[in-house]
Molecule: c-di-GMP-I riboswitch aptamer
Organism: Bacillota bacterium
RNA sequence: GCCGCGAAACGGCAAACCCGCCGAAAGGCGGGGGCGCAAAACCGACGGACCUAACGCCUACGGGCCAGGGUGGCCGGGUUGCCGAA
Numbered sequence: 001g002c003c004g005c006g007a008a009a010c011g012g013c014a015a016a017c018c019c020g021c022c023g024a025a026a027g028g029c030g031g032g033g034g035c036g037c038a039a040a041a042c043c044g045a046c047g048g049a050c051c052u053a054a055c056g057c058c059u060a061c062g063g064g065c066c067a068g069g070g071u072g073g074c075c076g077g078g079u080u081g082c083c084g085a086a
Base pairs, nucleotide, nucleotide: 005084006083012037013036017032018031019030020029021028022027035073041079042078043077046076047075048074049071050070051069056065057064058063
């Protein structure tokens, strides 16, 4: 130095919920707030899973189907990264 691993330390991110804004919705952004996270950093133009259903299609008018919308804090995978005990 690298790989594995995750004690300690410096820090980092930020769930639910509340407020404001955007959105048809899922959800996103900002502020507050901390449930947690050793990658809870980035990638949804690689694969899967899940959420929503505006437009569109169907309808027995009750609704049903559909992603090009969304979730990386659902996973696989890819890329990058702080520290250094056993």